[in-house]
The part of an RNA shown here (small-subunit ribosomal RNA, central domain) has 353 nucleotides and comes from an uncultured organism. Rfam family: Bacterial small subunit ribosomal RNA. Gene Ontology terms of the family: ribosome and structural constituent of ribosome. The coordinates come from a structure-prediction model, not an experiment, and the mean pLDDT is 85.

Context: one part of a larger RNA
RNA sequence: AUUGGUUUAAAGGGUGCGUAACGCGGGAAAGUAAGUCAGUGCUGAAGCCUGCAGCUCAACUGUGACCUGCCAUUGGAUACUGCUUUUCUUGAGUUUUGCUUGAGGUAGGCGGAAUGUGUAAUGUAGCGGUUGAAAUGCUUAGAUAGUACACAGUACACCGAUUGCGAAGGCAGCUUACUAAACCGAUACUGACGCUGAUGCACGUAAGCGUGGGGAGCGAACGGGAUUAGAUACCCCGGUAGUCCUGGCCGUAAACGUUGUGCACUAGGUGUGGGAGGGUAUCAACCCCUUCUGUGCCGUAGGAAACCCAUUAAGUGCACCGCCUGGGGAGUACGACCGCAAGGUUGAAACUC
Numbered sequence: 001a002u003u004g005g006u007u008u009a010a011a012g013g014g015u016g017c018g019u020a021a022c023g024c025g026g027g028a029a030a031g032u033a034a035g036u037c038a039g040u041g042c043u044g045a046a047g048c049c050u051g052c053a054g055c056u057c058a059a060c061u062g063u064g065a066c067c068u069g070c071c072a073u074u075g076g077a078u079a080c081u082g083c084u085u086u087u088c089u090u091g092a093g094u095u096u097u098g099c100u101u102g103a104g105g106u107a108g109g110c111g112g113a114a115u116g117u118g119u120a121a122u123g124u125a126g127c128g129g130u131u132g133a134a135a136u137g138c139u140u141a142g143a144u145a146g147u148a149c150a151c152a153g154u155a156c157a158c159c160g161a162u163u164g165c166g167a168a169g170g171c172a173g174c175u176u177a178c179u180a181a182a183c184c185g186a187u188a189c190u191g192a193c194g195c196u197g198a199u200g201c202a203c204g205u206a207a208g209c210g211u212g213g214g215g216a217g218c219g220a221a222c223g224g225g226a227u228u229a230g231a232u233a234c235c236c237c238g239g240u241a242g243u244c245c246u247g248g249c250c251g252u253a254a255a256c257g258u259u260g261u262g263c264a265c266u267a268g269g270u271g272u273g274g275g276a277g278g279g280u281a282u283c284a285a286c287c288c289c290u291u292c293u294g295u296g297c298c299g300u301a302g303g304a305a306a307c308c309c310a311u312u313a314a315g316u317g318c319a320c321c322g323c324c325u326g327g328g329g330a331g332u333a334c335g336a337c338c339g340c341a342a343g344g345u346u347g348a349a350a351c352u353c
Stems, first nucleotide, its partner, number of pairs: 004324003008306001012321001014203004023195002026088007034081002036077002038074004043069001050064005091193001092190003098183001100182002104179007111156001115152006122145001126138002164171002208249002212245002217243002222238004260320006268298012302309002326353003335346004
């Protein structure tokens, strides 16, 4: 150097954007001749390999061959790659269309149910306890229960689903404004403008941190009651941080489809979301057929250690990136960078089996 892997055995970066970085890149023509190929020349220690020779053999030594290479050169070759010029439209993108689609995002407004609290009247002795049974707890200062009114904060029942949207994290009451995206159909335009993406930048559940608010319910810590041999728990009664808002940090998750991104190809069947075209029909709806784009299930070939995957591939190929190399030590130590801290990122070794 060639060579193996990455759903579950070690291994896909949490996700995206992106650098005239790097790598790779559609059809046609002309030029060039850098890569590439060819010829010639020069150079190419010893050793190895090989022909022959010299020490009586051998080791050893000498001489030749080889040395697939480097360099130079040629009015050399030109298929492929590169470079330059011209061109094309299928990749990519733009315009336009649709009362298209949707929990996509941000900000504001509004709503009802439930819960809790307060007040008022009613009413009287218990209430409570997802207790197995109890007790702590609440209650004659009138509770619990039911009624009326008021206030507060949080979350949005039904619809609601192998539903939809989003790059991922994630997103669900109604409504308004602003805003992003995808898809379908058709026309026109640009003319390879593409793919990937180290470093970098941005986003990133929950918990946690710091600021100022807020605090109904729930509830780490904590207190009490039980249980128990004990019970720093499971169960019960309370309850602070937190959970909510604001504008900053943190940067991690079983951040999972445990499956990187893009492109192409490879039987079908059957649901369902969003479109388009056609058939039947008086319009519409329904129904049937075709097609594009999502999302599920089953399954052929093929793959796989098997489970299983199977046009949403884990099949067949190409391009690029990340990562893996026995278990423990250890995601630790040290150093560096980041952070207010918690800690994060990078990341060993001795030793041991």